[in-house]
Context: one part of a larger RNA
Molecule: large-subunit ribosomal RNA, domain I
Organism: Deltaproteobacteria bacterium
RNA sequence: GGCGUAGGGUGGAUGCCUUGGCGAAAGACGGCGAUGAAGGACGUGGUUAGCUGCGAUAAGCUUCGGGGAGUUGCUAAACAAACUUUGAUCCGGAGAUUUCCGAAUGGGACAACCCGGCUACACGUAAGUGUGGUCAUCUCGAGUAAUCGAGAAGCAAACGAAGGGAAUUGAAACAUCUUAGUACCUUCAGGAAAAUAAAGAAACCUCGAUUCCGAAAGUAGUGGCGAGCGAAAUCGGAACAGCCUAAACGAAAUGGACGUGAUAGCUUGCAGGCGUUUUCCAUUUCGAGUUGCGAGACGUGGCAGCUUCUUACUGCAAUGAGAAGGAAGAGUUACAAAUCAAUUUUAUAGAUGAACGGUAUGGAAAGGCCGGCCAUAGAAGGUGAUAGCCCUUUAAUCGAAAUAAAAUUGACUCUUUGUGCUGUGUUCUCAAGUACCACGGGGCACGUGAAACCCUGUGGGAACCUGGAAGGACCAUCUUCCAAGGCUAAAUACGUGCUUUCGACCGAUAGUGAACUAGUACCGUGAGGGAAAGGUGAAAAGAACCCGGGAACGGGAGUGAAAAGAAUCUGAAACCCUAUGUCU
Numbered sequence: 001g002g003c004g005u006a007g008g009g010u011g012g013a014u015g016c017c018u019u020g021g022c023g024a025a026a027g028a029c030g031g032c033g034a035u036g037a038a039g040g041a042c043g044u045g046g047u048u049a050g051c052u053g054c055g056a057u058a059a060g061c062u063u064c065g066g067g068g069a070g071u072u073g074c075u076a077a078a079c080a081a082a083c084u085u086u087g088a089u090c091c092g093g094a095g096a097u098u099u100c101c102g103a104a105u106g107g108g109a110c111a112a113c114c115c116g117g118c119u120a121c122a123c124g125u126a127a128g129u130g131u132g133g134u135c136a137u138c139u140c141g142a143g144u145a146a147u148c149g150a151g152a153a154g155c156a157a158a159c160g161a162a163g164g165g166a167a168u169u170g171a172a173a174c175a176u177c178u179u180a181g182u183a184c185c186u187u188c189a190g191g192a193a194a195a196u197a198a199a200g201a202a203a204c205c206u207c208g209a210u211u212c213c214g215a216a217a218g219u220a221g222u223g224g225c226g227a228g229c230g231a232a233a234u235c236g237g238a239a240c241a242g243c244c245u246a247a248a249c250g251a252a253a254u255g256g257a258c259g260u261g262a263u264a265g266c267u268u269g270c271a272g273g274c275g276u277u278u279u280c281c282a283u284u285u286c287g288a289g290u291u292g293c294g295a296g297a298c299g300u301g302g303c304a305g306c307u308u309c310u311u312a313c314u315g316c317a318a319u320g321a322g323a324a325g326g327a328a329g330a331g332u333u334a335c336a337a338a339u340c341a342a343u344u345u346u347a348u349a350g351a352u353g354a355a356c357g358g359u360a361u362g363g364a365a366a367g368g369c370c371g372g373c374c375a376u377a378g379a380a381g382g383u384g385a386u387a388g389c390c391c392u393u394u395a396a397u398c399g400a401a402a403u404a405a406a407a408u409u410g411a412c413u414c415u416u417u418g419u420g421c422u423g424u425g426u427u428c429u430c431a432a433g434u435a436c437c438a439c440g441g442g443g444c445a446c447g448u449g450a451a452a453c454c455c456u457g458u459g460g461g462a463a464c465c466u467g468g469a470a471g472g473a474c475c476a477u478c479u480u481c482c483a484a485g486g487c488u489a490a491a492u493a494c495g496u497g498c499u500u501u502c503g504a505c506c507g508a509u510a511g512u513g514a515a516c517u518a519g520u521a522c523c524g525u526g527a528g529g530g531a532a533a534g535g536u537g538a539a540a541a542g543a544a545c546c547c548g549g550g551a552a553c554g555g556g557a558g559u560g561a562a563a564a565g566a567a568u569c570u571g572a573a574a575c576c577c578u579a580u581g582u583c584u
Base pairs, nucleotide, nucleotide: 001583002582003581004580005579006578007577008576009575015569016535017534020506021505022503023502024501025500026499027498029495030494031155032154039101040100041099042055043054044053046079047078049075050074051073061095062094063093064092065091066090070083071082072081106115107114108113116135117134118133119132120131121130122129123128137152138151139150140149141148142147159190160188161187162186163185164184170177174224200207201206211238212237213236214235215234221229222228242487243486244485245431249287250286251285252284253283254282255281256280257279265274266273267318268317269316270315271314272313292465294430295429296428297427298425299424300423301422302421303420304419306325307324308323309322310321311320312319326417327416328415329414330413331412339411340410341409342408343407344406345405346404347403348402350398351397352396356371357370358369359368372389373388374378380392381391382390436460437459438458439457440456441455442454443453446472467482468481469480470479471478522529523528542568545556546555547554548553
């Protein structure tokens, strides 16, 4: 020195555990912000480093509820000083306070700092200092203006709409094509958004807004007919809801134009009276009206139709207009719009809640044995080993001063009550630089193709219901529909965060990067990158005292079931040491 054996050290694998993660389902909710957010800086405790909380009223203040014996948050004990059945700490509702930065907004700035104006007050002899309030920009409204009022801004996980818009890749190369209208950028919004009430789809039969799901169907098609892309009708479901303008016409107001002085006009008839009013045009407001077996307006005919009162230049009659009552109907998500009250339910603290003892083992009984009991509760967790009956709970039942949400009812508001139905017409209206066409593009499953349909950059440019569009070139017939204005719940998408439950999900090199002072320490000028690190024991009972040593530590003693002894559960291997056997 090798090999073997034994005993140690080192080391931290393995086993067991879980405070943390990951995923799913259901429900609620879906925003915060100039009344200063999100996120921070700095402070704040009797002693206070970090975390948490809070803000100069600073681990807190007030009040209303809950709760009922201890309390002054965690690492984390200790001392001091206090509070508390006159109800503390704690939990929930509402409120007060809330430094500085940050959209940051009086001006500036290298964020958490500097410097002001005006005004009121306090202190001060004064200079001045302090405290409260106020002073940014843009948009809209009012106003001649000065000025005043309202709103916006910024943040936030995904979902949504719109405006822009790649490449890697695939085509076994590559250019049309594909990846893909994806990633990404920008703008804007909502709890959802978008879409939505047929100028639709069909096929000679019909359906009847939109959205989503299943089928139709990897079909019809499209395609360097390559790679690939890829419908719709229709059927079955989810959910269902329909409406308002523009125009014709009427009334009023304002402005403008023509013309008469005998008049036109003042609802009609008769009588009287008044007299700058009628007609046309434009604008504004109100009413009317909203459709495709065309509809509406206006004129005209027929049928049906509560009561009372007032009124039109005057009187009488008719006709019209208005008001009140009663009756009928509707309503807060569209079709007008606001608020309040009551009730119920729910949320934000909570409450009640059944039933077990003995015995031996053991450090300890919940395990064994013996004998009981409850169960609308034998889910789960804890307790010195495995507990329905020990504890927290569980089934079931109950509960809110305050705030919030939803539903219902009532108040309340609105509509109708005179127009409605029906017929008729040589009248009027029915969304124009629009439809459509040409050229250039884009979207449609559809790559220019026979290419309809939808959108539109440039140019041209209709019709007016005896009208127009579509039915995949185009024409005819036929059928369906009515563009060029707008609103609209639900079924659908998503989950930052909240509640509950679950897992043939992980178990500390796993699971989040993070089970622990983790986006921390540390690295980087910066954008950014980014760790390691869990376990004594049932209970600290955390080893008094003695000996050695300067100490670390060791040896006794003691605790404990066991040193498991804090470098602490278990404690593998590599590696190191000691002893011994054997070989050289």